[in-house]
A computed fold for a 313-nucleotide part of an RNA from Chlorencoelia torta, annotated as small-subunit ribosomal RNA, central domain.
Context: one part of a larger RNA
RNA sequence: GUAGGUUUAAAGGGUACCUAGACGGCAAAAUUAGUCCAAAAUAGGAAACGGUUUUACUAGAGUUAUAUAUAAGGAGGUGAGUAUUUAAGGAGUAGAGUUGAAAUUCUUUGAUACCUUGAGGACUGGUAAAGGCGAAAGCAACCUUUUAUCUAAUAACUGACGUUGAGAGACGAAGGCUUGGGGAACAAACAGGAUUAGAUACCCUAGUAGUCCAAGCAGAAAAUUAUGAAUGCCAUAGGUUAGAUAUAUAUUUAGUCUAUAAAUGAAAGUGUAAGCAUUCCACCUCAAGAGUAAUGUGGCAACGCAGGAACUG
Numbered sequence: 001g002u003a004g005g006u007u008u009a010a011a012g013g014g015u016a017c018c019u020a021g022a023c024g025g026c027a028a029a030a031u032u033a034g035u036c037c038a039a040a041a042u043a044g045g046a047a048a049c050g051g052u053u054u055u056a057c058u059a060g061a062g063u064u065a066u067a068u069a070u071a072a073g074g075a076g077g078u079g080a081g082u083a084u085u086u087a088a089g090g091a092g093u094a095g096a097g098u099u100g101a102a103a104u105u106c107u108u109u110g111a112u113a114c115c116u117u118g119a120g121g122a123c124u125g126g127u128a129a130a131g132g133c134g135a136a137a138g139c140a141a142c143c144u145u146u147u148a149u150c151u152a153a154u155a156a157c158u159g160a161c162g163u164u165g166a167g168a169g170a171c172g173a174a175g176g177c178u179u180g181g182g183g184a185a186c187a188a189a190c191a192g193g194a195u196u197a198g199a200u201a202c203c204c205u206a207g208u209a210g211u212c213c214a215a216g217c218a219g220a221a222a223a224u225u226a227u228g229a230a231u232g233c234c235a236u237a238g239g240u241u242a243g244a245u246a247u248a249u250a251u252u253u254a255g256u257c258u259a260u261a262a263a264u265g266a267a268a269g270u271g272u273a274a275g276c277a278u279u280c281c282a283c284c285u286c287a288a289g290a291g292u293a294a295u296g297u298g299g300c301a302a303c304g305c306a307g308g309a310a311c312u313g
Base pairs, nucleotide, nucleotide: 004284005283006282007268008267012281014171015170021164022163023162025057027055028054029053030052031051032050034049035046036045037044060161061158062157063156064155065154066153067151073146074145075144076143077142078141080124081123085119086118087117088116089115090114095106096105132139133138176217177216178215179214180213181212185211186210191205192204193203228280229279230278231277232276233275235260236259237258238257239256240255241254242253243252244251245250263270264269286313287312295306296305297304298303
């Protein structure tokens, strides 16, 4: 000093900032109801460790100046780009479209295909990469503006200012809800045509919410790396991104990916850890019932969150 686990078996919070709390560099001095020595003891002594205070330091952390790279974010803009659709005009004639094959459908009230002009909405091809950025969700036409972060190198400065983080608040895909716009294309629902024994489907023709914009609400996803955050340590090889350095086929810092050593693991595998250690938070404890009933609370609702049964095996 001595209580197991959480990638895939039950179990990591969707994400970060941050409060209380917990834990926490180095040196010296003072002090000490901790501690140590000693003891029969009210008494005595010590100052390593721990606590508190003061002073100092620079290895943690941060700040400033000088860079490169990058689809972080917000706002505004553009004869931006091609395509689809639609309107008008031209020219033109009998089919077009779709499918495994068809039909529904469109078309002599002139379609489809072609040309010209206009309108409108959405999207941003190639470049594009196991590439980059961001806390996550996520982010790709171009220009302007605004705002933040990471990283390398050099010089200086502050001087432990740190790590984690219950609760609270913030952000948070798609779908959904409210109000007002918009509506090209796609497309739940609905309708029709097929297929089929049937076909409430797959396929086809249409098509409304919705997807888009503004302002709110909602707050859950296989929100996944199914892997919490931070720090230190641990043997190699090969790519790749951003730097630095005239040992340049190299060295080195910070990422990212692949193959491995040791180690670990039930194994698959991991090896930027799922190894060896430390700090803090979250969560798990037989199955189903069930994250249900009931309770509380938030929400317009849908439903969410907190904690959470019984009956049965």

NCBI's taxonomy places the organism under Eukaryota, Opisthokonta, saccharomyceta, Leotiomycetes, Chlorencoelia. Rfam family: Bacterial small subunit ribosomal RNA. Its family is annotated with ribosome and structural constituent of ribosome in the Gene Ontology. The full RNA is in RNAcentral, with records from SILVA.